[in-house]
Formats: sequence, structure tokens, C1' cells
RNA sequence: GUCCCCAUCGUCUAGCCAGGUCUAGGACACCAGCCUUUCAAGCUGGCGACACGGGUUCGAAUCCCGUUGGGGACG
Repeated sequence: GUCCCCAUCGUCUAGCCAGGUCUAGGACACCAGCCUUUCAAGCUGGCGACACGGGUUCGAAUCCCGUUGGGGACG
């Protein structure tokens, strides 16, 4: 230099190929309540995310382009 893959709650992850269905789902963590003599466990509720910019479209996490960051292949 060229090409390929990845980026979603605090962490891990589903959804992306094939655009719309509940408020982007789940597990763990965290917070509150219940339970318990207390803690843990359990139950209930809460909290919290589509890397960034642009385009296409009535509608984008999803499609297209670029940027940033990470990983890889070739030279």
C1' cells in the first nucleotide's frame, strides 16, 4: 500500500444476510422493595446500548459511502 473481518446497556451476547411487528431481547452485575434475627440464596420492580459522519428510503442497529478504533491475510 491492497484486501478481509469486527464495533449494540457496566460486562457477555441475540437481532444485521432477508429494513417496519412490545418500549432493540436475554444472562450476569448494580439499585430499591419483599423474604430472613442478619447475610447469602430466592421473588418482584428499576437502571442502562446500536463507534462516528453522511447517503438511499415513507421508514435504517440492519442497505450504501466515508472516518475512527481493534484484529487478520498478502506484498
This is a predicted structure of a 75-nucleotide RNA (transfer RNA) from a Thermoanaerobaculia bacterium. Rfam family: tRNA. About the family: Transfer RNA (tRNA) molecules are approximately 80 nucleotides in length. The source organism's lineage runs through Bacteria, Pseudomonadati, Acidobacteriota and Thermoanaerobaculia.